[in-house]
This is a predicted structure of a 346-nucleotide RNA (Bacterial RNase P class A) from a Lachnospiraceae bacterium. NCBI's taxonomy places the organism under Bacteria, Bacillati, Bacillota, Lachnospirales, Lachnospiraceae. The model forms 95% of the base pairs in the Rfam consensus. The gene name in the source record is rnpB. Its mean pLDDT, the model's own confidence on a scale to 100, is 75. The sequence is in RNAcentral, with records from ENA and Rfam.
């Protein structure tokens, strides 16, 4: 330099003006409303992202439910460890790609049972189609043998070399690779060496159904909490009016009064948090502790938008509605770091 591989940071800037949405300070109006509140002005500080997103997974937090197990449904699945949890996420292990850096894997059980496996091919979990060898036979062909050699297929009774034999076969032998063991080394998957078995229960396939093994009650801030008209019921009161009734007691009606219930509607959950940054300490990391320091959006029909002046590389995806960790998906670009290849120069 090129090309590559992991990761990491930014998400055009600066100013002026108008507008919206909260939050504080003044001030007003007394036209809304039982009241809380709301309303209008004006100053001043604030106001979306790395994914706010899709809503896929775990937890807070609220409500109901709940004695203790089972059943049924659903996740998840090599090992250790991080965590509030988790399907996340670090470090290893075995598998597979890559010259390398590095990157992928849903990686328990197929000797517990059941199901599928088109086609082709003699045969598909079964043995005999072409071809071998032996024996009759004059030959056709007929008995027997053995599974090496052709063919079919994704898969064909462990694989190769030898022995051996009529011709052949783990039938026997060396290596390989199954099984079973033991020993050494690691917390642990595992690894390395030795021993035996002659290879069986002899093909795949659990993101078929199943088996095991761990986990998992149930709905969501439109959750719940609290205040709360009118209207309607209830329950009192005879000071006041109508009616029965001319006049009392009485009833009923109207009024007042007070409850209940919890619409309308207000409030409140609501943003200070498993919070972020920065040193140090422990850890190989994930992460954990300690210190110092910082407040940055909270609407309820839902606010971030327009215009102008300079600039520059001329700007993608996209727009918060309880709150945090994580995956996944989408993005114009610049930058920056750690390494691997390869060549060229000193």
């Nucleotide at each position: 330099u090129a090309a590559g591989u992991a990761g990491a940071a930014u998400a055009a800037a600066u100013g002026a003006u108008c507008g919206c949405g909260g939050c504080u300070g003044c001030a007003g109006a007394g036209a809304c409303g039982a009241a809380a509140g709301g309303c209008u002005g004006c100053a001043g500080g604030u106001g979306a992202g790395g994914a706010a997103a899709g809503u896929c997974c775990g937890g807070g937090c609220u409500u109901c439910a709940c004695a203790g197990g089972g059943c049924a449904g659903g996740a998840u699945g090599c090992c250790g460890g991080a965590u509030a949890a988790c399907g996340u996420c670090c470090g290893g292990u075995g598998g597979a790609g890559g010259u390398g850096a590095c990157u992928c894997c849903a990686a328990g059980g197929a000797a517990a049972g059941u199901g599928c496996a088109a086609c082709a091919g003699a045969a598909a979990u079964a043995a005999a189609c072409u071809a071998c060898u032996c024996c009759g036979g004059a030959a056709a062909c007929g008995g027997a043998g053995a599974a090496a050699a052709g063919g079919u297929g994704g898969a064909a009774a462990g694989g190769c070399a030898g022995u051996g034999u009529a011709a052949g076969a783990g039938a026997c032998u060396a290596c390989c690779g199954c099984c079973c063991u033991u020993c050494u080394g690691g917390u642990a998957a595992c690894a390395g060496a030795g021993g035996g078995g002659g290879c069986a229960c002899a093909u795949g396939u659990a993101a078929a159904c199943c088996c095991c093994a761990u986990c998992c009650g149930a709905a969501g801030c439109a959750a719940g909490a609290c205040c709360g008209a009118a209207a309607c019921a209830a329950a009192g009161c005879g000071u006041u009016g109508a009616c029965g009734u001319g006049g009392c007691c009485c009833g009923c009606c109207a009024g007042c009064u007070u409850u209940a219930g919890g619409u309308a509607g207000g409030u409140u959950g609501c943003u200070u948090g498993a919070u972020g940054u920065g040193g140090c300490u422990g850890g190989c990391a994930a992460c954990a502790g300690u210190c110092a320091u910082a407040c940055u959006a909270g609407a309820u029909a839902g606010a971030u938008g327009a215009u102008c002046a300079u600039u520059c590389a001329c700007g993608a995806c996209a727009u918060a509605a309880c709150c945090c960790g994580g995956c996944u998906u989408a993005u114009c670009g610049u930058u920056c770091u750690g390494c691997u290849u390869a060549u060229u120069c000193u």
Its Rfam family is "Bacterial RNase P class A". It is annotated as a ribozyme.